[in-house]
RNA sequence: GGCGAUGUAGCUCAGCGGGAGAGCCCCUGCCUUACACGCAGGUUGUCGCAGGUUCAAACCCUGCCGUCGUCA
Numbered sequence: 001g002g003c004g005a006u007g008u009a010g011c012u013c014a015g016c017g018g019g020a021g022a023g024c025c026c027c028u029g030c031c032u033u034a035c036a037c038g039c040a041g042g043u044u045g046u047c048g049c050a051g052g053u054u055c056a057a058a059c060c061c062u063g064c065c066g067u068c069g070u071c072a
Stems, first nucleotide, its partner, number of pairs: 001071007010024004018055001026042005048064005
C1' cells in the first nucleotide's frame, strides 16, 4: 500500500429506516447486629468524525480516523 471486519453507557454487547436498550458495575431504600446475597427503585450516551440520501439515519452511501485480520 490492496482487501475484509469492526467502532453504541464505566466494561461486555444487542439493536438492519421511525421508541437508544440488556447484562455487569455504580447510587438510594428495604432486609441484616454488620457485611454479603436477595428484593424495589434510580443515574449514566454529541451511537468514532465529517458530508450526502431520505419526510425521517445508530442503521443506507462517500471520505477520513482508530483497532483487528489477511495479501504483498